[in-house]
């Protein structure tokens, strides 16, 4: 990188090094960033997937955090080609953009599989 489950509006930053761009890709937005950002190292926390223990019955609840991953600006920073509901425009029927709110696709990350 592939394929399968789960989960993504919550939560947790100091130090030091570097030194121009970052915030996954593409487009538009908006937003960090020489008062040093992204990104490395350390130490610190956050969470609680895996794990550990209890109770139960196994697709369930609770308590932990020594280890493995993980994160620690914004909702996955927002929105965006499909689908589905509403809602609006009509004198009245059908109804698109356009607007709302869900889900898909895309991402990210755990755990397993080859």
């Nucleotide at each position: 990188g592939a394929u399968u489950u789960a989960u993504a509006u919550a939560g947790a930053a100091g130090u030091g090094g570097c030194g121009a761009g970052a915030g996954a890709a593409c487009a538009g937005g908006c937003u960090c960033u020489g008062a040093a950002a992204c990104c490395c190292a350390c130490u610190g926390g956050c969470a609680a997937c895996c794990c550990u223990c209890c109770a139960a019955a196994u697709g369930u609840g609770g308590a932990g955090a020594a280890g493995g991953u993980g994160c620690c600006a914004a909702u996955u920073c927002c929105u965006g080609a499909c689908c589905c509901g509403g809602a609006a425009a009509u004198a009245a029927u059908u109804a698109a953009c356009c607007c709302c709110g869900g889900g898909g696709c895309a991402u990210a990350u755990a755990a397993a599989u080859g």
The RNA shown here (SAM riboswitch aptamer (S box leader)) has 114 nucleotides and comes from Mucilaginibacter polytrichastri. Its mean pLDDT, the model's own confidence on a scale to 100, is 83. Its Rfam family is "SAM riboswitch aptamer (S box leader)". Rfam's curators write: The SAM riboswitch is found upstream of a number of genes which code for proteins involved in methionine or cysteine biosynthesis in Gram-positive bacteria. Of the family's consensus pairs, 97% are formed in the model.